[in-house]
RNA sequence: GCCGUUGUAGCUCAGUUGGUAGAGCGAGGCACUCGUAAUGCCUAGGUCAUCGGUUCGAAUCCGAUCAACGGCU
Numbered sequence: 001g002c003c004g005u006u007g008u009a010g011c012u013c014a015g016u017u018g019g020u021a022g023a024g025c026g027a028g029g030c031a032c033u034c035g036u037a038a039u040g041c042c043u044a045g046g047u048c049a050u051c052g053g054u055u056c057g058a059a060u061c062c063g064a065u066c067a068a069c070g071g072c073u
Base pairs, nucleotide, nucleotide: 001072002071003070004069005068006067007066010025011024012023013022019056027043028042029041030040031039049065050064051063052062053061
């Protein structure tokens, strides 16, 4: 230098023919208990890497950029 994969909640990851952003773990609260753990219920937490384009509508399609990883030279 070229090619490919990945980027979504604090962490690990789902989310496909474009139509309200989710799970598990973790955090906080409540219940239960003499108390703790466990268990059950509830709640908070997201500019979907960044910028632009297409569209009535984009995490999703297109382009550029950035970062991580891998391959080739």
Predicted 3D model of a 73-nucleotide RNA (transfer RNA) from a Caldilineaceae bacterium. The RNAcentral record of the sequence draws on ENA. It matches the Rfam family "tRNA". The family's RNA type in Rfam is transfer RNA. From the family's description: Transfer RNA (tRNA) molecules are approximately 80 nucleotides in length. Its family is annotated with triplet codon-amino acid adaptor activity in the Gene Ontology. The coordinates come from a structure-prediction model, not an experiment, and the mean pLDDT is 82.